[in-house]
RNA sequence: UGACUUAUGGUGUAAUGGUAGCACAUCUGAUUUUGGUUCAGGCAGUCAAGGUUCGAGUCCUUGUAAGUCAGCCA
Numbered sequence: 001u002g003a004c005u006u007a008u009g010g011u012g013u014a015a016u017g018g019u020a021g022c023a024c025a026u027c028u029g030a031u032u033u034u035g036g037u038u039c040a041g042g043c044a045g046u047c048a049a050g051g052u053u054c055g056a057g058u059c060c061u062u063g064u065a066a067g068u069c070a071g072c073c074a
Stems, first nucleotide, its partner, number of pairs: 001070007010024004018054001026042005047063005
């Protein structure tokens, strides 16, 4: 320098272009002598800027960050 892959709550991971979900964590309550376990409920997310579309996490362009491979110089 080029090609490719990835980016979603605090963490991990889903979502056929059509209501962003699940598990853990955290908070509240119940249960328990206490803690833990168990049960019920709550909070919280699509890397940035544009474009296409009735509608974008998903498709297109550019950028940013991380990773893989290749190349150049020494």